[in-house]
Large-subunit ribosomal RNA, domain III from a Candidatus Gastranaerophilales bacterium, 397 nucleotides, folded computationally. Its mean pLDDT, the model's own confidence on a scale to 100, is 80.

Context: one part of a larger RNA
RNA sequence: AAGUAGCGAAAACAUUGGUGAGAAUCCAAUGCACCGUAAACCUAAGGUUUCCCACGGCAGGCUCGUCCGCGUGGGGUUAGUCGGAACCUAAGCUCAGGCCGAAAGGCGUAGGCGAUGGACGACAGGUUGAUAUUCCUGUACUAUCUGGUAUUCGUUAUCAGAUGCGGAGGGACGCAGGAGGAUAGACACGCAGCCGAUUGGAUGUGGCUGUUUAAGCGUGUAGCUAGUUCGGGUAGGAAAAUCCGCCCGGGCGUUAUAAAGUAAGGCGUUAUGAGGAGAGUCUACGGACUCGAAGGUGUUGAUUUCACACUGCCAAGAAAAACUUCGCAAUCGAGAUUAUCAGGUAUCCGUACCGUAAACCGCCACAGGUAGGUUGGUAGAAAAUACCAAGGUGCGC
Numbered sequence: 001a002a003g004u005a006g007c008g009a010a011a012a013c014a015u016u017g018g019u020g021a022g023a024a025u026c027c028a029a030u031g032c033a034c035c036g037u038a039a040a041c042c043u044a045a046g047g048u049u050u051c052c053c054a055c056g057g058c059a060g061g062c063u064c065g066u067c068c069g070c071g072u073g074g075g076g077u078u079a080g081u082c083g084g085a086a087c088c089u090a091a092g093c094u095c096a097g098g099c100c101g102a103a104a105g106g107c108g109u110a111g112g113c114g115a116u117g118g119a120c121g122a123c124a125g126g127u128u129g130a131u132a133u134u135c136c137u138g139u140a141c142u143a144u145c146u147g148g149u150a151u152u153c154g155u156u157a158u159c160a161g162a163u164g165c166g167g168a169g170g171g172a173c174g175c176a177g178g179a180g181g182a183u184a185g186a187c188a189c190g191c192a193g194c195c196g197a198u199u200g201g202a203u204g205u206g207g208c209u210g211u212u213u214a215a216g217c218g219u220g221u222a223g224c225u226a227g228u229u230c231g232g233g234u235a236g237g238a239a240a241a242u243c244c245g246c247c248c249g250g251g252c253g254u255u256a257u258a259a260a261g262u263a264a265g266g267c268g269u270u271a272u273g274a275g276g277a278g279a280g281u282c283u284a285c286g287g288a289c290u291c292g293a294a295g296g297u298g299u300u301g302a303u304u305u306c307a308c309a310c311u312g313c314c315a316a317g318a319a320a321a322a323c324u325u326c327g328c329a330a331u332c333g334a335g336a337u338u339a340u341c342a343g344g345u346a347u348c349c350g351u352a353c354c355g356u357a358a359a360c361c362g363c364c365a366c367a368g369g370u371a372g373g374u375u376g377g378u379a380g381a382a383a384a385u386a387c388c389a390a391g392g393u394g395c396g397c
């Protein structure tokens, strides 16, 4: 220079009360304002205790501070079913043997690893200061073991079953478009409870609030698909096969009528449960406990689901395991299968909190960047835009 620039989005604060040595800034209440395909909620990555409680105020906080993502001490993350591993494979990586190469090493088969994909069994309510599909209550499911009852098969083989291996099916797939079914959701009426003041008027065709309930189990529907089932033969599936494929024949079906298959949803049960507006009692004013009404109908309606089902198109749209079935091999082998009832068992890791952000990436409590899901009302073609709900916030002078 200079008590100058600046104090980081112009969404906005005000009043009253409390605490305190001290309050524009902390807490509470009331009013106002802002976001509302977000400035709300869930979650991946990343962060790694920032979460919650008590106490504190030197520093950090662009002011202040009794406050904090700050300091000190203490506490907090509970799983057979959620995500990952004990399952599978893709790109890619690695690679026994092998090939190549002065060395180092390179390529690469079988094999292995490797999710961003496949497979796979839990929902509703309650609860904490901080966790919850994890705790608790209720109702389930999966795998496996034991026992009871019943069934079928087998006991020395023409071997029931187990183990291993392979064959076949299956998993198994693109994009666009349109139509239909259904639901979530929304709205209205009805029903239940409560309200009645200000006023130009309003006891009504008034106002406010609520009208909720899952997985599982049972039923097997709208719709979609033209094959399906039985018998016989068989040169293919690197061996075998009763399986698959192919051939022949019979039954049923072939678009008005879908035999068999697939399939949302609905309905019933779960539920005489849970939750429920509100009311009452107590209170240390944080809360705790008790009782508890209505719970129907219609309209609308998805970007969700039936389902890549149908139609069309060209760029022609993973693999493997699970699962089903068939035999083969040698070993084990006297019990095993199925149904039902009852009981037992169920490993390891993650789980707090932030997550369009003051907690991640940007040296900062930085107007930048950051994948996915949900996303209500009125107007509207709309996830535009405007105003609002739930919820959050008024951007630390």
Base pairs, nucleotide, nucleotide: 013031014030015029016028017027018026032394033393034392035391040374041373042372046354047353050352051075052074053073054072055071056070060068061067080141081140082350083349084348085347087118088117092113093112094111098107099106100105122139123138124137125136126135142346143345144344145343146342147341148340149339150338152336153335161332162331163329164328165327166326167325168324169323174313175312176311177310180306181305182304185300186299187298188297189296190211191210192209193208194207195206212274213273216269217268218267219266223262224261225260227252228251229250230249231248232247233246234245236244237243278291279290280289281288282287314317360369361368376388377387378386379385

About this RNA
It was read from a public genome assembly. Taxonomically the source falls in Candidatus Gastranaerophilales (Bacteria, Bacillati, Candidatus Melainabacteria).